Predicted 3D model of a 73-nucleotide RNA (transfer RNA) from a Defluviitaleaceae bacterium. Its mean pLDDT, the model's own confidence on a scale to 100, is 81. Taxonomically the source falls in Defluviitaleaceae (Bacteria, Bacillati, Clostridia, Lachnospirales). It was read from a public genome assembly.
[in-house]
RNA sequence: GGGCAAUUAGCUCAGCUGGUAGAGCACAUCCUUGACGUGGAUGGGGUCAGCGGUUCGACUCCGUUAUUGCCCA
Numbered sequence: 001g002g003g004c005a006a007u008u009a010g011c012u013c014a015g016c017u018g019g020u021a022g023a024g025c026a027c028a029u030c031c032u033u034g035a036c037g038u039g040g041a042u043g044g045g046g047u048c049a050g051c052g053g054u055u056c057g058a059c060u061c062c063g064u065u066a067u068u069g070c071c072c073a
Stems, first nucleotide, its partner, number of pairs: 001072007010025004019056001027043005049065005
């Protein structure tokens, strides 16, 4: 330098053919316990890596930038 893949909650990851963003773990409060843990209930938390484009509508399609990983030279 060229090619491919990934980037979504604090962490690990889903999200099918474009139609109001989810799970598990973690966190907070409450119940349970003498206390801790376990168990149960409720709740908070996201500019979906950035910018631009297409569309009535974009996490999803297109372009570009950045970061990470792999391959080729």